[in-house]
């Protein structure tokens, strides 16, 4: 100057004032003590999964999702290691990374032509013309060479031809296949083929592998309260459903009208820390210790001093594991280039 990690989120004292838990006195009003009381993202509702309900049980199609190999993990589209490409002088960072030889489809502009060519141009016959150099027509071969383009029947150098081409050689480049090291992915080296395998594109349809049952704490659960009906369907339904098969149930829809307040799920967990012991690491084992919110119109504030990095981004509603976003500033290591 850069890179990678990890850590803190005003801090102290005083006063009043909140919330939830434990425990004591009082008497239905209270009032002592003690513990406790938002984040690194708590946002976003974008993945996953714990719980609850359907449910006595399923099976395909639709559809989504991942997409290189091995591994954590409760699981993931997350994380860890590694392999391939790409970026960087480097440490280091990024990848929508499976198949274009199943098929379909796209592909501007330029160019004669972009699923297949012959604008210029190189050779060869004929013919006419002629300053004997050539020119012009017609007609065969030709894809080496020039233009356009990212990309024109694989690169490039010979060898051959009439003039040229994988037509043939060497050397890459593709395919196959066997050898060797790796669990592999894959890397090496060596053999075969003469390549309609003629460019790109699948975060374009598609194929292939794997994986997904719906709903959601306003999910259930109990206790209170409070009742007014009327028209349809009638094996119509309704559920599990997005749809079929199945199963199971017997009542379902559609107006209208009454009630609708408590408790509970609700925080002992895939939990935190500390130490050892496995593994490159994610992370896992053991031992030991601690318990750090559970509100329900919603608790965390006020004031005073002092000191300092002068405080941004910002305030828990069932809980947890990740990803994104959004940010003032401190401190801490370990790496790497210049001087």
């Nucleotide at each position: 100057a850069g890179u990678a990690g990890g850590g803190c989120a005003g801090a102290u004292g005083a006063u009043c004032g909140c919330g939830c838990c434990u425990u004591g006195a009082a008497a239905u009003u209270u009032u002592g003590a003690g513990g406790u009381g938002a984040g690194g993202a708590a946002a976003g509702u974008c993945c996953g999964g714990g719980c609850u309900u359907c449910a006595c049980a399923g099976g395909g199609c639709a559809g989504g999702a991942u997409g290189c190999c091995g591994g954590a993990u409760a699981a993931c589209g997350u994380c860890c290691g590694g392999u391939g490409g790409a970026g960087g002088c480097g440490a280091c960072u990024c990848c929508a990374a499976g198949g274009a030889a199943a098929g379909u489809g796209c592909a501007a502009c330029a160019g004669a032509a972009a699923u297949a060519u012959a604008c210029c141009g190189c050779c060869g016959a004929a013919a006419u013309c002629c300053u004997c150099g050539g020119a012009u027509u017609u007609u065969g071969g030709u894809a080496a060479g020039g233009g356009u383009g990212g990309a024109a029947g694989g690169g490039c150098a010979g060898u051959g031809u009439a003039a040229g081409a994988g037509a043939c050689u060497a050397c890459c480049g593709c395919c196959u296949c066997c050898c060797u090291g790796g669990c592999a992915a894959c890397a090496g080296a060596g053999a075969g083929g003469g390549c309609a395998u003629a460019u790109g594109u699948a975060a374009a349809c598609c194929c292939c592998a794997u994986c997904c049952g719906a709903a959601g704490c306003a999910a259930g659960a109990c206790c209170a309260g409070a009742c007014a009906a009327a028209a349809g369907c009638g094996u119509u339904g309704a559920c599990g459903u997005g749809g079929c098969c199945c199963g199971c149930c017997a009542g379902c829809u559609u107006u209208a009208g009454g009630u609708a307040g408590g408790u509970u799920g609700c925080u002992a967990a895939a939990g935190g820390c500390a130490g050892c012991c496995g593994g490159c690491a994610a992370c896992g084992g053991c031992u030991g210790u601690c318990u750090c919110a559970g509100a329900u119109a919603g608790a965390u504030g006020a004031u005073c001093a002092u000191c300092c990095a002068c405080g941004a981004c910002a305030u828990a509603a069932c809980c947890c594991g990740g990803c994104u976003u959004a940010c003032c500033g401190c401190c801490c290591u370990g790496c790497u280039u210049a001087u």
Predicted 3D model of a 339-nucleotide RNA (Bacterial RNase P class A) from a mouse gut metagenome.
Rfam family: Bacterial RNase P class A. The family's RNA type in Rfam is ribozyme.
The coordinates come from a structure-prediction model, not an experiment, and the mean pLDDT is 77.